Overview: The RNA shown here (small-subunit ribosomal RNA) has 1520 nucleotides and comes from a Minisyncoccota bacterium. The sequence is in RNAcentral, with records from ENA and SILVA. Taxonomically the source falls in Minisyncoccota (Bacteria, Bacillati). Model confidence (mean pLDDT): 82 of 100.
RNA sequence: UUAUUGAGAGUUUGAUCCUGGCUCAGGAUGAACGCUGGCGGCGUGGAUAAGGCAUGCAAGUCGAACGGUCUCCUUGAUUGAAGGAGGUGCGGUGUUUACACCAAACCAACUGAUAUCUCUGGAGAUAGUGGCGAACGAGCUAGUAACACCUUGGUACGUACCCGAAAGUUUGGUAUAGCUCGCCGAAAGGCGGGGUAAUCCCAAAUAGUCCCUCUAUCUACCGGAUAGAAGGGUAAAGUCGCAAGACGCUUUCGGAGCGGCCUAGGUCCGAUCAGUUUGUUGGUAAGGUAACGGCUUACCAAGACUAUGACCGGUAGGGGGGCUGAGAGGCUGAUCCCCAGCGACGGCACUGAGAUACGGGCCGUACACCUACGGGUGGCAGCAGCCGAGAAUAUUCGACAAUGGGCGAAAGCCUGAUCGAGCGACGCCGCGUGCAGGAAGAAGGUCUUCGGAUUGUAAACUGCUUUUCUACGGGAAGAAUUUUGACGGUACCGUAGGAAUAAGGAGCUGCUAACUACGUGCCAGCAGCCGCGGUAAUACGUAGGCUCCAAGCGUUAUCCGGAUUUAUUGGGCGUAAAGGGUGCGUAGGGGGUUUCGCGCGUCUCUUGUUAAAUUUCACUGCUUAACGGUGGAGCUGCAGGGGAUACGGCGAAGCUAGAGGAUGCGAGAGGUCUGUGGAACUCAAGGUGUAGGGGUGAAAUCCGUUGAUAUCUUGAGGAACACCAAAGGCGAAGGCAACAGACUGGCGCAUUUCUGACCCUGAAGCACGAAAGCGUGGGGAGCAAAAAGGAUUAGAUACCCUUGUAGUCCACGCUGUAAACGAUGUCUACUGGCUAUUUCGAGUAUCGACCCUCGAAGUGGCGAAGCUAACGCGUUAAGUAGACCGCCUGGGAAGUACGACCGCAAGGUUAAAACUUAAAGGAAUAGACGGAGACUCGCACAAGCGGUGGAGCAUGAGGUUUAAUUCGACAAUAAGCGAAGAACCUUACCAGGGCUUGAAAUGUCUGUGGAAGUUUUGCUGAAAAGCGAAAUGUCUUUUAGACCGCAGGCGCAGGUGCUGCAUGGUCGUCGUCAGCUCGUGUCGUGAGAUGUUCCCUUAAGUGGGGUAACGAGCGCAACCCCUAUUCUGUGUUACAAGUGUCGCAGAAGACUGCUCCGUUUUCGGAGAGGAAGGAGGGGAUGACGCCAGAUCCGCAUGGCCCUUUGAUGCCCUGGGCCACACUCAUGCUACAAUGGUCAGUACAACGGGUUGCCAAAUCGUAAGGUGGAGCUAAUCCUAUAAAACUGGCCUCAGUUCGGAUUGGGGGCUGCAACUCGCCCCCAUGAAGCCGGAAUCGCUAGUAAUCGCGAAUCAGCUACGUCGCGGUGAAUACGUUCUCGAGUCUUGUACUCACUGCCCGUCAAGUCAAGGAAGCUGGGAGCAGGUGAAAUUCGCCUUUGUGGCGGACUAGCCUGAACUUGGUAACAUGGACUAAGUCGUAACAAGGCACGUGUAGCGGAAGCUGUGCGUGAAACAAUUA
Repeated sequence: UUAUUGAGAGUUUGAUCCUGGCUCAGGAUGAACGCUGGCGGCGUGGAUAAGGCAUGCAAGUCGAACGGUCUCCUUGAUUGAAGGAGGUGCGGUGUUUACACCAAACCAACUGAUAUCUCUGGAGAUAGUGGCGAACGAGCUAGUAACACCUUGGUACGUACCCGAAAGUUUGGUAUAGCUCGCCGAAAGGCGGGGUAAUCCCAAAUAGUCCCUCUAUCUACCGGAUAGAAGGGUAAAGUCGCAAGACGCUUUCGGAGCGGCCUAGGUCCGAUCAGUUUGUUGGUAAGGUAACGGCUUACCAAGACUAUGACCGGUAGGGGGGCUGAGAGGCUGAUCCCCAGCGACGGCACUGAGAUACGGGCCGUACACCUACGGGUGGCAGCAGCCGAGAAUAUUCGACAAUGGGCGAAAGCCUGAUCGAGCGACGCCGCGUGCAGGAAGAAGGUCUUCGGAUUGUAAACUGCUUUUCUACGGGAAGAAUUUUGACGGUACCGUAGGAAUAAGGAGCUGCUAACUACGUGCCAGCAGCCGCGGUAAUACGUAGGCUCCAAGCGUUAUCCGGAUUUAUUGGGCGUAAAGGGUGCGUAGGGGGUUUCGCGCGUCUCUUGUUAAAUUUCACUGCUUAACGGUGGAGCUGCAGGGGAUACGGCGAAGCUAGAGGAUGCGAGAGGUCUGUGGAACUCAAGGUGUAGGGGUGAAAUCCGUUGAUAUCUUGAGGAACACCAAAGGCGAAGGCAACAGACUGGCGCAUUUCUGACCCUGAAGCACGAAAGCGUGGGGAGCAAAAAGGAUUAGAUACCCUUGUAGUCCACGCUGUAAACGAUGUCUACUGGCUAUUUCGAGUAUCGACCCUCGAAGUGGCGAAGCUAACGCGUUAAGUAGACCGCCUGGGAAGUACGACCGCAAGGUUAAAACUUAAAGGAAUAGACGGAGACUCGCACAAGCGGUGGAGCAUGAGGUUUAAUUCGACAAUAAGCGAAGAACCUUACCAGGGCUUGAAAUGUCUGUGGAAGUUUUGCUGAAAAGCGAAAUGUCUUUUAGACCGCAGGCGCAGGUGCUGCAUGGUCGUCGUCAGCUCGUGUCGUGAGAUGUUCCCUUAAGUGGGGUAACGAGCGCAACCCCUAUUCUGUGUUACAAGUGUCGCAGAAGACUGCUCCGUUUUCGGAGAGGAAGGAGGGGAUGACGCCAGAUCCGCAUGGCCCUUUGAUGCCCUGGGCCACACUCAUGCUACAAUGGUCAGUACAACGGGUUGCCAAAUCGUAAGGUGGAGCUAAUCCUAUAAAACUGGCCUCAGUUCGGAUUGGGGGCUGCAACUCGCCCCCAUGAAGCCGGAAUCGCUAGUAAUCGCGAAUCAGCUACGUCGCGGUGAAUACGUUCUCGAGUCUUGUACUCACUGCCCGUCAAGUCAAGGAAGCUGGGAGCAGGUGAAAUUCGCCUUUGUGGCGGACUAGCCUGAACUUGGUAACAUGGACUAAGUCGUAACAAGGCACGUGUAGCGGAAGCUGUGCGUGAAACAAUUA
């Protein structure tokens, strides 16, 4: 205080902060759709076509207003149907008469139906006259932006019925409907004659507190009130009742309720609607109205409204209220209540108290229906119902019982108002679909790591209950008041029965509660946003499980919220969107100081109002709730009255601090005009002079022997003003620069003299406004768009060059834009400083000046606090506050279209939408990159040496071929690679032949046989394999077991099949490059930074110094191995010996230790000593990571696939991997004389060897054979090292170079050399004479060159690879360039990281919009013509509801314009769309810095000219 009250998340990035949009979670609905659906209560239900309607009903009532008519009763008269007492008796029967009986027909008292007339009255009904009602109630929201509505106040007014009061209700008269007669018409209806009543109508009388006129008084006018007087005028109706009386009627006053009119405030969008208006604004007079009023008319005046938004256009009924929201607000106006408007559309009046009348009238129009074609009739936006359109909205129900309404004296009648029922989960609320026990945790399903888990106490089963349901029985309230209950045999109550009748929907990647399996394989599909799906999908589909709601659940649509995303509460504008180009200044907004007054704003108290319902609080009624009742509060507003006067306002009077003036001094590229000057340039003339000049990256076009360029002299011309010059000065901005003069604007300082708030800002408006451009006239030296030519280039409409026109200049006029920028509006005040500079002043000082200190005004730099997303700003604010203006609200479309205004044009200003998109953007961070910079390094270049690329051959790869030419590896980082060895095997490939529990593994069952096992062997066959035979062996616990074979079965095997983009492991590469990180601390909002940067140094992030860092880790280095020197020990198989060559083992030695120089230290340089010197040489060792690098065919391994029959498994034979027009890579051998060849003579090391190395000897020309010593190796063997050296020959040739190829003959290995091995001998003797463009290796025991060994291996394709030693160089000025790397800085639109990103034309498809000749609708008017009904005026009149004419209007026609839609040939731009074309414009200095205004040009991005900006790098200079 009446009571409460505010939640965020996802998405731009490699990551971050910010800006900013998009999206989601909540609530709501007259809803609709999908799936589903047990009950009840209370509500609610044609939102679209104010489209059209069949049928029924929705407004009547009064006979106590009236004359009639009808029916009944009543009095009298007449009639006499039917019945019929009684009588007569045709005929018949009983036997004939008689008699009796039956009986046709006739007569008939009586009763008396019916009908007619009549008397008196009564009861009932009602077509007409008359009265009241029908203007309410019910419906709808088309129109209306308005006194229509809401709130407040008022009065020039009216009012039937109702209430109160006063008075009255007398005397007469004429009609008319009904009715009757006649006539017309199909009908609807109408006409004429006759007579008639009233509460119909008319006349007269009377009347007052009525009306008119007049007088007086009161009040501030008008007007009103009161009083008075004379005069004039105006009323009435009866009915019922025996009566009393009741109900009416007339006049007047008052009241209540209802209405009319006026007024202030409030009341949507658009300015791409800025001017509107002629009855318009006011006055006078008249008319009209219930009443004021231009409401209407005449006359007079020229006004009235408008940026506080008139007028115009669009949209819309308004309010109480509803939804949402913390609130302020936003959106909305169903149901209920109030008001308004409307009744097919348009107009008009009549009646009446009230209407311009939903279920009245007249006329016009459209539509529909009837018709005899002449003419008529109609209006559901009343309740039901039908059609239509639509996503979509109910019964042709019951009753007047209740509430209410109309009429009536009343009974009563009428009432689709209303009360009820029916239909719809449309909404809100309540209830139920069972409760308790129940573990073998059943079965089934799903998943599984195969153990289990889960569904799940769930079910079954046991016990219990009966809301609901069914059956039966009872049974209301609602009735107030004698009667009267539609709902309704309903609610409710009782009894019985039995778990019985009753669960779904959506979701499960994140936001967002809830996860697994299978299927699918960028397909199918999902999706609110981000986004999922390309073979292991929690995101698609299905299943199981789970989550959330629940008779509902989801979706769609719409509104509010979240959204502080229009910001009053509560935002911004330097760079994100956003400060107008600048000033002057109107309206407006704001405004210094003191006093007094007013009390408008403001504050306070009180009164009235703010309808009810709604909201809220308390209590209360339906079993509860929804729903309802009673009371309180509230309804934030408006108005009346009382009070306060601080602040704002208004009025008055002052003040001087704001502002302005005065006086003195001062600086300045401020502006306009005129004149003058020198340098440079070009041109012209002349002189000298000769072959070039010019230009470029290089050239060419071009100029020049008709004499250029160069140089000198003279002259002419136009434009611009070097140095001074500066971070400087001036100006509002644009902008302004030689010098002088004239005119002129502004500013500063000082004095403190004057005025006295005169101020600030500023929509509209006005003025100025670079460059380019335009017009007219001049001028034209240089420069230079366009244009031309030359180059460059793939092209080059460019960059470069040679020319060159507009233009650039002047005068006058236009244009009005710029990155018009400080991307920062103007003004005022306040808030630490330091420093530089320009102008002025004061003080001190000086002869004077400088210097110094201080003050004011500018211009800069750095910086406190503070601010900022950060960058940065920081007394010249982007700080703290105030005033006013301008502007912004995602990106694109677009500063575009249309319209308007301006302009000669170019164009400018103002300024959208459809559509599209989830981002676009700012600042900063880490990387990467740069045809950016600095520093440093590397056989990176350079300096050298030798190669490759050319030849032949070898090997590998591509390609091609093939039955197969198995597979992998593809820039560097594939290609003498996997492969340290493909004839079979290998072998994975191909053809063919075979096997199927399998070649190998393991478990088990059945049958059968045999120990197991070993050896030999036959036949078929290409082999595998199949069918056999024989010998040997003969275990134990003995119907059996172990073990094995065969056959069959079940679990399984097998796969060099796929995926290296599912993986482990391993490897390559950057790179043996020096880097990569962490902890704590600190800085920063954060990503991150610091450390790790800087200086010196190093091979090194190596070390030192400094330092908000201090430390640490992985790397570097060191430790390890080999090697160079010495020593010690040891001594086999080495050695003649030994102070030990050598082997083994160990130790020493090198550490900048010493000297000098430089240096702050580290460190560097020089030197000594030393075998070795600054890491002595070499090796092993490879950080964090990068390349989805390589490998599933080394191995391992997830998943997938193949496998009881034509296997992707296994075995075998043969073939292939060895092909050959070509291309590439790596090598070998050469091309020769630094060589070849022959002969001779030397010197190694590392290794290997028993399935082996193999000696001596011997045979062979040789390969090799025989041989077999020795050696399991410091012992033996391999094993002659070769180049070298010495000597001879060759003498520059395709050779005594070179050795390919081919022929012949041999050797070896091996089951086997045909495809397809190696070696030897003889013969043959190809290309090749040093290799184009290009390219590789190497910095010392290195390159080059020479041989030796080993692995693999039966043999070999080895010229390969890995090692070993021998001989043994040249060069490095140096870091400009190429490549690569590192550190720091810088730019960035890149982050898949430059193999990046990205622009525009063209081509294709889709979409929406704008323009548009033309065609066609709607709307509001204007002008003219015509003109119904009605009203009104005039005339005529047979006085009739008459005729004619005029005025006015709806409507219709015509015309020219306006406005707003639709459609459209055609042309244009835009947006979007995995892989189209052309180029490369932009991002790095983007390879010509970019951008911008303007102009020209060009396929296109674009290029060029001119001015401007830095939102350019780098360098230099300056300041600090």